The RNA shown here (c-di-GMP-I riboswitch aptamer) has 87 nucleotides and comes from Neobacillus drentensis NBRC 102427.
RNA sequence: GUACGAAAAGGGCAAAUCCAUUGAAAGAUGGUGGCGCAAAGCUAUAGGGGCUAAGGUUUUUAUAAACUAAGCUAGCCAGAUACCGAA
Numbered sequence: 001g002u003a004c005g006a007a008a009a010g011g012g013c014a015a016a017u018c019c020a021u022u023g024a025a026a027g028a029u030g031g032u033g034g035c036g037c038a039a040a041g042c043u044a045u046a047g048g049g050g051c052u053a054a055g056g057u058u059u060u061u062a063u064a065a066a067c068u069a070a071g072c073u074a075g076c077c078a079g080a081u082a083c084c085g086a087a
Stems, first nucleotide, its partner, number of pairs: 004085002012037002018031005035075001042079002047077002049073003055068005
């Protein structure tokens, strides 16, 4: 240095639930909580996957249905980077 990850040290993050705010929704933020996480830190102006469908398009007498991201998701994969150091 690369890989690897301990019943190590110092620490870190925070799923579901419930409450509040926000949003058309998905979701986000704060509180609660702690399922888990060795990158659960960053990136959605570069890729794949996933969620939503306000607006738009088409169909419909209408209700409504289908498609669509310019909205999201990094705790799905991925990309570039990083603390510690037993075997």